[in-house]
RNAcentral holds the sequence, with entries from ENA. This is a predicted structure of a 75-nucleotide RNA (transfer RNA) from Methylothermus subterraneus. Its Rfam family is "tRNA". It is annotated as a transfer RNA. Rfam links the family to the GO term triplet codon-amino acid adaptor activity. The coordinates come from a structure-prediction model, not an experiment, and the mean pLDDT is 83.
RNA sequence: AGGCGCGUAGCUCAGUGGGAGAGCGCUGCCUUCACACGGCAGAGGUCGGCAGUUCAAUCCUGCCCGCGCCUACCA
Repeated sequence: AGGCGCGUAGCUCAGUGGGAGAGCGCUGCCUUCACACGGCAGAGGUCGGCAGUUCAAUCCUGCCCGCGCCUACCA
């Protein structure tokens, strides 16, 4: 330098044009002498950034940023 993959809740990830979700974690309540387990409820997101396509973008396209892998070059 080029190619491929990934970027979504605190963590691990799903979702791939029209509701942003799961598990774990966190908070409150119930339960217990207390803790844990369990039950109920809840909070928490610029979907990496900017532009474009579209009636409509987390999803499609381009560029950029970050991470990983591969190839090439130089020393």